């Protein structure tokens, strides 16, 4: 600071998305430490347990412990005494009560300079601290102000002052009631509690005086008089004096001190007015009866309808929003953000509410009171059923709900609060410590050196690369972590001891000071040292783009991902795994939210002609804005000062923890509100003035400008008559329709109704809708002069009125044409259209409603500025050229716009106002509200839905768009296919197979230039597995490798008798003996006509031998592009000329290449023979005769000689619009001509531009991947590729006389041959057999050429046309010829007489006919290439078909018309509105009960008591608002391949 993302692309608009910060969060992996924060955001749900508010014994009485002094019961021992009574040996033992005395023993008392506890009374806190944010849109907050309308305990100052006195009552004892809670009667007692009286420094309040000051009511000050109004007393210390005494003391007095009381000030809380600020909504527009006010009383610390009662009838609101609904604590701050501004209010701070729901009031200085009372109410608890009892939104804790928030912990050590003279108690305040990566911040997890770049991994194009100095291995270090040992700060005060000093009569008490003592949860922490030892410590998310980071694997539109774009349908940097890379790191990703980008609500800071957006158009109210000039004010502004702006945050500087977070500390901001003082130029107020804005006046002036009546001719159309007769009328063609009952035509009255041709014009007037014979009457605006008056009176313009096409609608008229709906013809698959015939409302008028249009310039109104040119209308000047204002078009400068365009009639440039817009769709909708008879109009939403919709331009492609051109494209011709047999491919079917691949042109005699076997991939069987075939490795490898009988098989294959190798070294040789190879085996691999032509190369076909496609540089555009290459001419041709903001080249065209036509020159065998030699003839003729022999001359044939000639091969030449006329722009180039073989690119070939079609072909061959591996590989036999109800396609033959047959006679070219061509000669009717000369070819041979010419027959017919079937004999190839060669031949002899709708080639040596070669190939062609005989007919011409070029137009296409696209239906899903009704919610209104309680009334000395008014909750009723649920409905949206049509987009086939 951007960035993705609409299009083939470009530019705008416009949404959507994404990098930033940030969070009291949570959730998924993952986790060493430590310091500081922080932690119920949801159910203001419920809650066991324990704590959280006490304190004072120096108010009181009373209790109890305990301690000194006094006193001292009772039981106990002992002793003496005492003897009831018991054994019995009858005199001897025991031996109970009692009794006295010591001892012990202490119960109790008492008393007080012992110390402590304490239930009750009292007194003070308990209104503070802590918790929460349910409710409240409010003076609740925040800010500033104000109270003269107020109050403040405890604290501080100051005046005074505290006298007398009394009557109770808890506690207590004692009865009693009740399960408990608890509560009643009797008895009796104290205070600093209550009460009464004295007193009044002063308070208050009533009568007067004076003085001073305020912003109103008023207030302070001094003063005179009258009324009225207080109090408590503890503790300490003293010695005189007095009183008392149980003699211990105890009072009174005195001082001190802490309490009291009265006022007045201060300080701090606190109440109360009050200006400003403070959410969404008008689909809430009206609202209020205590409501606004007064007068009075009441309340209150105090103003106040706070409340009551009487009067008045106000009050508050309409854009500055009342009432009403919705939501929310508010602020300091707190995020973010450059600010502006948006968002939020958790921790901390201030304030405000609440404390199980609601209601009340009592104490008190303070509550209407979290852990106090009363009362209802919902809920737990206890109950003996009669009654009670309780409130965690204190801390900690638990249950639920919930994505989701901690210890039932430690201490009062500090810091603060409460009581207390103090000590001191008591503080879930607070300090601490636990828990939680919740967040911020610091630390570690090592460091150094290390190259064979190890092993493992991962890739790989096999070489490597990479991980990676990372490990590993050497050295060092020890923070952290564990043992251990050391040790803080945090503590001053208070308090006690000593002393000193003041106070004071004092050594009491009090204050100050100096030393000493005493007091620490946390904690033996923090900090420090030492030991061991790398030892105890790394994750997580991302890698298509935005946005750092790539490669393998698996998956196969599945499985998944994804913030948007969008990945995934066999080579996925996007999905999953992996190695590797990137970011961050004890944390990383993800959601959620908030702001930010987003100028995407724009105040900084946007727009509205076509993207969303100008209201249809005018008057015009509120509002806003507003000409020149002076004056004053000073309200807005500006400038200086005072006061707040709490502290904390934020910033800056300094400082304290080893740094940082943290924390302290001082500056500095707090952008604000009051306030005072100054200025006066804007603006604003007041006052005055001008005239140039605006109007008036005079004087002209054009006009479909409005209303209203009358008039007027033309057409149309009924209608009466009159002429005339068979059609008329309509259409692309018809048809319904009209007509012999007389239509139509024509002509003459009549009528009716609507609408006014020419004139008429981007002319004219109107605000806009709109206005259109003519003529009157009524009217409204405009322009122009003049420059006379007014003097800013002015713009605009919510709300309001008015007006306002066409259809529609209510009444009453009227209805000629035209015409929705109807109805009929007709088109058509259909045709509720379009075309046709009729036709009804309606179109017309009057009156009223209706309120909308693509009501358009898609452009609001208004003022002023800002080059011109050129028409056109009015008006003025002006002879006239022309000026000049108004107003209407057209081009254009600047400028502005995305761009198209605007451009003085602005869309430029400023001002004022006024209405509008903020993705698409849902939706010009639903719901309400207003208007409407009614259709319906205005206002106007959400859910849910997509990533886009859109403007403008630009490049293709299309058009049942337009202009040019050009092609055998139509036309002119000629022949053909379509019919018929047969040949072939195809399809289809059939089959074990019927291999496979091509499918519009551009597949279909096509791969295939040749399927009996082979090919052959198909199928049925039979085999083999390292293979039929390559190469490595290992191991064996002489009877080894190879040949390979018998015998089985259908081969293949099995089988294995016999024979019998090779290189190289050793060696004298030879066996041997080591290698090697053959070859076995085994493992790597081979193999595939298996797949994917949508993964490749290669080559190929098609547009198209079309004329086209492109650059570079400039130029022009914001940019896609454009521009050259478009224009005017030409041309086969983007060929040339010429113009031109282009100027040049490149790929295409053309040329160059070989052929072919014409000539030179060379050349000279195999080729050619003209001349010349020579030979032979059984030719002919002529001569001579010997009657068969010569001669000659000719043909003919062969050999020479020669290279003229034809040839062959090389090389030149030759034609280029080069000449001439003519046209044309003088050009380019057309036309016609000469001369030439040939003329205008001479023919004809090869040559095929940028792409297009995912076009063909993994089956030619190459190739990546995926599949296969005893098979999908190989071999083998036999089938099949040759099937046959049918379909199509190309072909042959033919259907005949311009034929057919038969006989004869000519004349080519271009091929091709040793596994071949095969002569002559011989056999066969013949296919062909025998034969063998010759030939590796200008030599021989294939080889006859056929049409063609002659001559002769056939006579028009299924024929002497046709040859298709089918039979017989045959012939050749070849292992084979049945399936399934070809040909011969004799025989038979189909269909077929020119082909129906259609459709194909061809423009000249061409159709068209006719025949000769070749590839393949053993054999086998009606196919294909080639060749050469014969040898035409048309072309006017470019209107249509087709196809192509170009240059325009219009597009909603761009996968490009085989494009896109619209609607009902049909299913699924979704959310939504209606909906009988059904249930909830909060609020209000009108009654009914009516608690608790204050008040008022009455009684009572009094507690209180009875009555009344208020009143919570609760019921009853009807309404109205807002939820949910709802049979059934309505549309809406969304959803790869559903039905029907084709509405839009091209002139979209009816713009």
């Nucleotide at each position: 600071a951007g960035a993705g993302u609409u299009u083939g692309a470009u530019c705008c608009u416009g949404g959507c998305u994404c990098a930033g910060a940030g969070u009291g969060a949570a959730c998924g992996c993952u986790g060493g430490c430590g310091g500081c924060g922080u932690g119920g955001a949801u159910u203001a749900g419920g809650c066991a347990u324990g704590c959280a508010a006490g304190u004072c014994g120096a108010g009181c009485g009373a209790u109890c412990c305990u301690u000194g002094c006094u006193u001292g019961a009772a039981a106990c021992u002992u002793u003496u005494u005492g003897g009831a009574g018991u054994g019995c040996u009858u005199g001897c033992a025991c031996a109970a009560a009692g009794a006295a005395a010591a001892g012990c023993g202490g119960a109790g008392a008492g008393c007080g300079c012992u110390g402590g506890a304490u239930a009750g009374c009292g007194g003070c806190a308990a209104a503070c601290g802590g918790g929460u944010g349910a409710g409240g849109a409010a003076c609740a907050c925040g800010u500033g102000a104000g109270u003269a309308a107020u109050u403040u305990g405890c604290c501080c100052c100051a005046a005074a002052g505290a006298c007398g006195a009394a009557c109770a009552u808890a506690g207590c004892u004692u009865c009693g009631u009740g399960a408990a809670a608890a509560c009643g009667g009797a008895g009796g007692u104290a205070a600093u509690a209550u009460u009464c009286g004295a007193u009044a420094u002063g308070g208050u309040c009533c009568c007067g005086a004076u003085u001073c000051u305020a912003c109103a009511u008023g207030g302070a000050a001094u003063u005179g008089g009258g009324a009225u109004u207080a109090a408590a007393g503890g503790u300490g210390g003293g010695g005189a004096u007095c009183c008392u005494u149980u003699c211990g003391g105890g009072g009174a007095c005195c001082c001190a001190u802490c309490a009291c009381u009265u006022u007045g000030g201060g300080a701090u809380g606190a109440g109360c007015u009050c200006g400003c600020g403070u959410c969404c909504u008008a689909u809430c527009a009206g609202c209020u009866u205590g409501u606004u006010g007064g007068u009075g009383a009441g309340g209150u610390a105090a103003u106040g309808g706070c409340u009551c009662a009487c009067c008045a009838a106000g009050g508050c609101g309409u854009u500055u929003g009342a009432c009403g609904g919705g939501u929310a604590g508010c602020u300091g701050g707190u995020c973010u953000g450059a600010g502006a501004g948006g968002a939020u209010g958790g921790u901390c701070a201030g304030c405000c509410a609440c404390a199980c729901u609601g209601g009340g009031a009592c104490u008190g200085a303070g509550a209407c009171a979290c852990u106090g009372c009363c009362c209802a109410g919902a809920c737990u608890c206890c109950u003996a059923c009669g009654g009670g009892a309780g409130g965690c939104u204190g801390c900690a804790g638990u249950c639920g709900a919930g994505a989701a928030u901690c210890u039932u912990u430690a201490g009062c050590a500090a810091u603060g609060g409460a009581c207390g003279a103090a000590a001191g108690u008591c503080u879930g305040a607070c300090u601490a410590a636990g828990c939680g990566a919740c967040g911020c911040c610091g630390c570690g997890u090592g460091c150094a050196g290390g190259a064979u770049g190890a092993a493992g991994g991962u890739u790989u194009u096999c070489g490597g690369a990479u991980u990676g100095u990372a490990a590993a291995c050497u050295g060092c270090u020890u923070u952290u972590u564990u043992u251990a040992g050391g040790a803080a700060a945090g503590a001053a005060a208070a308090c006690c001891c000593c002393g000193u000093u003041c106070c004071u009569a004092a050594u009491a008490c009090g204050a100050a000071c100096u030393g000493g003592g005493u007091u620490g949860a946390c904690g033996g922490u923090a900090c420090c040292u030492a030991a061991c030892g790398a030892a105890u410590a790394a994750g997580c998310c991302a890698c298509g783009g935005c946005c750092a980071a790539c490669u393998c694997c698996g998956u196969g539109c599945c499985a998944g991902c994804a913030g948007c774009c969008g990945c995934g349908g066999u080579a996925a940097u996007a999905c999953g795994g992996a190695g590797g890379u990137g970011g961050c790191g004890a944390g990383c990703g993800u959601u959620a939210c908030u702001c930010g980008g987003a100028a995407u609500u724009a105040c900084u800071g946007g727009g509205u002609g076509u993207a969303a957006a100008g209201g249809g158009c005018a008057a015009g109210u509120a509002g806003g804005c507003g000409g020149u000039c002076u004056a004053u004010u000073a309200a807005g502004u500006g400038a200086g000062g005072g006061g707040u702006g709490a502290a904390a945050c934020c910033u800056u500087c300094c400082g304290a923890c080893u740094c940082a977070a943290u924390c302290g500390g001082a500056a500095a901001a707090c952008u604000g509100c009051c306030u005072u003082u100054c200025a006066a130029a804007c603006u604003a107020a007041u006052a005055g003035a001008c005239u140039u804005g605006a109007g008036g006046c005079c004087g002209g002036u054009a006009g479909a400008g409005g209303g209203a009546a009358a008039u007027g001719g033309a057409a149309u159309u009924a209608g009466c008559g009159g002429u005339g007769u068979a059609a008329g009328g309509g259409u692309g063609a018809a048809a319904u329709c009209u007509g012999u009952a007389g239509a139509u035509a024509u002509c003459g009255c009549u009528a009716a109704g609507a609408a006014c041709a020419c004139c008429a014009g981007c002319g004219g007037c109107g605000a806009a809708g709109g206005c259109g014979a003519u003529u009157u009457c009524c009217u409204g605006g405009u322009c122009c002069g003049g420059u006379u008056c007014u003097g800013a009176c002015g713009c605009u313009a919510a709300a309001u009125u008015g007006c306002g096409a066409a259809a529609g609608c209510u009444a009453g008229g009227g209805g000629a044409g035209c015409g929705a709906a109807c109805a009929g013809a007709a088109u058509u698959a259909g045709a509720u259209a379009c075309u046709c015939u009729g036709g009804u409302a309606g179109u017309c008028c009057u009156a009223g409603c209706c309120g909308u249009a693509a009501a358009c310039g898609a452009u609001g109104a208004g003022c002023a500025c800002u080059a011109g040119g050129u028409g056109c209308u009015g008006g003025u000047c002006g002879u006239a050229a022309g000026a000049u204002c108004a107003g209407u078009g057209c081009c254009g400068c600047a400028g502005c716009a995305a761009a198209c365009g605007c451009g003085u009639u602005a869309a430029g440039u400023g001002c004022u106002c006024c209405a509008c817009c903020u993705g698409g769709g849902g939706a010009c909708u639903a719901c309400g509200g207003c208007c409407g008879c009614a259709a319906g109009g205005c206002u106007a939403a959400a859910a849910c839905u997509c990533a886009a919709a859109g403007g403008a331009a630009u490049u293709g492609a299309c058009g049942g768009g337009g202009a040019c051109c050009c092609g055998c494209a139509c036309a002119a011709g000629c022949g053909g296919u379509g019919g018929a047999a047969c040949a072939u491919g195809u399809g289809g079917u059939u089959u074990a197979a019927u291999u496979c691949g091509a499918u519009g042109c551009u597949a279909c005699g096509c791969g295939a230039a040749g399927a009996a076997c082979c090919u052959c991939a198909c199928c049925a069987g039979g085999g083999c597995u390292u293979g039929a075939c390559a190469u490595g490795u290992a191991u064996g490898g002489a009877g080894u490798a190879g040949u390979g009988a018998a015998c089985c098989g259908a081969a293949a294959g099995g089988g294995g008798a016999a024979c019998c190798a090779c290189c190289c070294g050793u060696c004298a040789a030879g066996u041997u003996c080591g290698g090697g190879a053959a070859u076995a085996u085994a493992c790597a691999c081979a193999g595939g006509u298996g797949c994917u032509g949508c993964a490749u190369g290669g080559c190929u076909g098609u547009c198209g031998u079309c004329a086209g496609c492109u650059c570079g540089u400039g130029u022009c555009g914001u940019g896609a592009g454009a521009u050259g290459u478009u224009g005017g001419g030409u041309u086969a041709a983007g060929u040339c000329c010429c113009g031109c903001a282009a100027c040049g080249a490149g790929c295409g065209c053309a040329a160059c290449c070989a052929u072919u036509a014409c000539u030179c020159c060379a050349u000279g065998u195999u080729g050619c023979c003209a001349c010349c030699c020579c030979a032979a003839u059984u030719g002919u003729c002529u001569a001579g005769c010997u009657u068969g022999c010569u001669a000659g001359a000719u043909a003919u044939u062969g050999g020479g000689c020669g290279c003229a000639c034809u040839c062959u091969u090389g090389g030149g030449g030759g034609a280029c619009u080069g000449c001439c006329u003519g046209g044309g722009a003088u050009a380019a180039c057309c036309a016609g001509g000469a001369g030439g073989a040939a003329g205008g690119u001479g023919g004809a070939g090869a040559u095929g531009a940028c792409g297009u079609c995912a076009a063909g072909u993994c089956a030619g061959u190459a190739c990546g991947g995926c599949c296969u591996u005893u098979a999908u590989g190989c071999c083998c036999u036999g089938g099949g590729c040759u099937a046959c109800a049918c379909a199509c396609g190309u072909g042959u033959u033919a259907c005949a006389a311009u034929g057919g047959c038969a006989g004869g006679u000519a004349c080519a070219a271009a091929g091709g041959g040793u596994u071949g061509c095969c002569a002559a000669c011989c056999c066969g009717u013949g296919a062909g057999g025998g034969g063998g000369a010759g030939c590796u070819a200008a030599u021989c041979u294939c080889a006859a050429a056929a049409a063609a010419c002659c001559u002769g027959c056939c006579c028009c017919a299924g024929u002497u046309c046709g040859g298709a079937u089918u039979g017989g004999a045959g012939u050749c190839u070849g292992c084979a010829a049945u399936u399934c060669g070809a040909c011969u031949u004799c025989a038979u002899g189909a269909a077929g007489c020119c082909g129906g709708a259609a459709u194909c080639g061809c423009u000249a040596g061409u159709a068209a006919u006719g025949g000769g070669a070749g590839a393949u190939c053993a054999g086998c062609u009606c196919g294909c290439u080639c060749c050469c005989g014969u040898g035409a007919a048309u072309a006017c011409g470019u209107u249509c078909c087709c196809g192509g070029g170009u240059c325009u137009u219009g597009u909603a296409c761009a996968c490009a018309c085989c494009g896109c696209c619209c609607g009902u239906c049909a299913a699924g899903c979704g959310a939504u509105g209606g909906g009988a009704g059904c249930u909830g919610g909060g609020g209000g209104u009108a009654c009914c009960c009516g608690a608790a309680g204050u008040c008022c009334u009455a009684c009572g000395u009094a507690g209180g008591u009875a009555g009344g008014c208020c009143g919570a909750a609760g019921g009853u009723a009807a309404a109205a608002c807002u939820g949910g649920c709802g049979a059934c409905u309505g549309g809406c949206g969304c959803u790869a391949a559903g039905u029907c049509g084709u509405a839009a987009c091209a002139a979209g086939g009816u713009a």